The prediction has a mean pLDDT of 88. Small-subunit ribosomal RNA, 5' domain from Nitrospirillum amazonense, 488 nucleotides, folded computationally. It matches the Rfam family "Bacterial small subunit ribosomal RNA". Its family is annotated with structural constituent of ribosome and ribosome in the Gene Ontology. The source organism's lineage runs through Bacteria, Pseudomonadati, Alphaproteobacteria, Azospirillaceae and Nitrospirillum.

[in-house]
Context: one part of a larger RNA
RNA sequence: GAACGAACGCUGGCGGCAUGCCUAACACAUGCAAGUCGAACGAAGGCUUCGGCCUUAGUGGCGCACGGGUGAGUAACGCGUGGGAACCUGCCCUUUGGUUCGGAAUAACUCCGGGAAACUGGAGCUAAUACCGGAUGAGCCUCAUGGUUGUGGAGAUCAUGGGGGAAAGAUUUAUCGCCGAAGGAGGGGCCCGCGUCCGAUUAGGUAGUUGGUGAGGUAACGGCUCACCAAGCCGACGAUCGGUAGCUGGUCUGAGAGGAUGAUCAGCCACACUGGGACUGAGACACGGCCCAGACUCCUACGGGAGGCAGCAGUGGGGAAUAUUGGACAAUGGGGGCAACCCUGAUCCAGCAAUGCCGCGUGAGUGAUGAAGGCCUUAGGGUUGUAAAGCUCUUUCGCACGCGACGAUGAUGACGGUAGCGUGAGAAGAAGCCCCGGCUAACUUCGUGCCAGCAGCCGCGGUAAUACGAAGGGGGCUAGCGUUGUUC
Numbered sequence: 001g002a003a004c005g006a007a008c009g010c011u012g013g014c015g016g017c018a019u020g021c022c023u024a025a026c027a028c029a030u031g032c033a034a035g036u037c038g039a040a041c042g043a044a045g046g047c048u049u050c051g052g053c054c055u056u057a058g059u060g061g062c063g064c065a066c067g068g069g070u071g072a073g074u075a076a077c078g079c080g081u082g083g084g085a086a087c088c089u090g091c092c093c094u095u096u097g098g099u100u101c102g103g104a105a106u107a108a109c110u111c112c113g114g115g116a117a118a119c120u121g122g123a124g125c126u127a128a129u130a131c132c133g134g135a136u137g138a139g140c141c142u143c144a145u146g147g148u149u150g151u152g153g154a155g156a157u158c159a160u161g162g163g164g165g166a167a168a169g170a171u172u173u174a175u176c177g178c179c180g181a182a183g184g185a186g187g188g189g190c191c192c193g194c195g196u197c198c199g200a201u202u203a204g205g206u207a208g209u210u211g212g213u214g215a216g217g218u219a220a221c222g223g224c225u226c227a228c229c230a231a232g233c234c235g236a237c238g239a240u241c242g243g244u245a246g247c248u249g250g251u252c253u254g255a256g257a258g259g260a261u262g263a264u265c266a267g268c269c270a271c272a273c274u275g276g277g278a279c280u281g282a283g284a285c286a287c288g289g290c291c292c293a294g295a296c297u298c299c300u301a302c303g304g305g306a307g308g309c310a311g312c313a314g315u316g317g318g319g320a321a322u323a324u325u326g327g328a329c330a331a332u333g334g335g336g337g338c339a340a341c342c343c344u345g346a347u348c349c350a351g352c353a354a355u356g357c358c359g360c361g362u363g364a365g366u367g368a369u370g371a372a373g374g375c376c377u378u379a380g381g382g383u384u385g386u387a388a389a390g391c392u393c394u395u396u397c398g399c400a401c402g403c404g405a406c407g408a409u410g411a412u413g414a415c416g417g418u419a420g421c422g423u424g425a426g427a428a429g430a431a432g433c434c435c436c437g438g439c440u441a442a443c444u445u446c447g448u449g450c451c452a453g454c455a456g457c458c459g460c461g462g463u464a465a466u467a468c469g470a471a472g473g474g475g476g477c478u479a480g481c482g483u484u485g486u487u488c
Base pairs, nucleotide, nucleotide: 001488002487003486004485006484007483008482009481010480013360014359015358016357017356018355019353020352021318026316027315028314030313031312032311035062036061037060040059041058043056044055045054046053047052069271070270071269078196079195080194081193082192083191084190087188088187089186092184093183094182095181096180097179098178099177100134101133102132103131109124110123111122112121113120114119140164141163142162143161144160145159146158147157148156149155169176170175171174197243198242199241204234205233206232209231210230211229212228213227214226215225216224246268247267248266249265250261251260252259253258273294274293275292276291277290296307297306298305299304324350326349327348328347332346333344334343335342336341363393364392365391366390373384374383375382376381397429399424400423401422402421403420407415432477433476434475435474436473437458438457439456443472444471445470446469447468453460454459
């Protein structure tokens, strides 16, 4: 000098755009943050012009694995980059072939109970795109045989034969669905090369450890798991251990090389009170799902139950320090639905904060009897100073009144009567902070008297202090100015 998610002191007019718990991954009152479909289904209630319509607890479908938060853990194929082969993929797109016949239940409901509650038991009834059985099955899976390819094996492909396995309907009659197969797109799982902090006052580490055979398991390769066999594998090119840390695109600085850093935005990862586990599902070992254990909080009739803000607000606490218990789904996007539409603290906006960056204003011209006052003085004067007053103007921003958008393709605007435009009044409502010994731009007087104090370094102060305090004057920056902290 530059920078900051800053804080503190003094001061503070406006606007635009950004940013705003860096500390306790501390504990959380309250509200909201994931629902939707009656064009899958029965039922109940309501309305009815008897055509139907509306509402919904339940069964069922899809979604809840996205979006949003945080950075605790992690030195790791976690991330970055470049490759690879043994895989999966709901919704979407393309192509193709199907959509047949039956059955048994169960919630809701009714009745009878248990319980303080959370909730729950028994009996009876009923439907489906819920569940089950059969049929068919080009293609699919699997087994066998043969052919082609392949040096052989593995594999690929073709033919034949055996075995296995599908489906669901709805309505406004035009669609939406359902099942099988192939391909695609996008997404994901896995493996590898290279790169990725400090410590040797950490030198040896390792038994599923390293490899093989066989088996199991997985969507898939693999000690992933298991049985047996062998004794390997890693390490001064730093293993192991300890400490620290999410990684990257980037950001700051610097002429660069580099150094520091990883807020906001974007990609990936990990986590969801702590630890463990699986279920469902195309996808989770699942933030607002389940089970177990633990700590904590709450309810209780003491038998037993309920909860998880590192979602958005908000509270307590910690701290130098970080905002509203706001509006709207109008836009963009997401979920459900044929749709109308519903939901969406994602998002878009508004509120608060000079926290930052940028822009603007606080007036312009004229005005010497160089007014008054202040300060200094050698008492003549000098300076504040064209500064003020006065005169002549202007009206940005702000204020008052009126009009009033774009964002929205035909409709729909939270923002918002906002931005903007027009008219009007009036210099009117709008300047501070730090410094003045040298470094370093800027000097005098008074007070104080090694006191009170200053100070980044050198150093000032003990009676003439340009260094302390005040005043006058001056310098610098300016809605900011200084200080502190951190990085280069």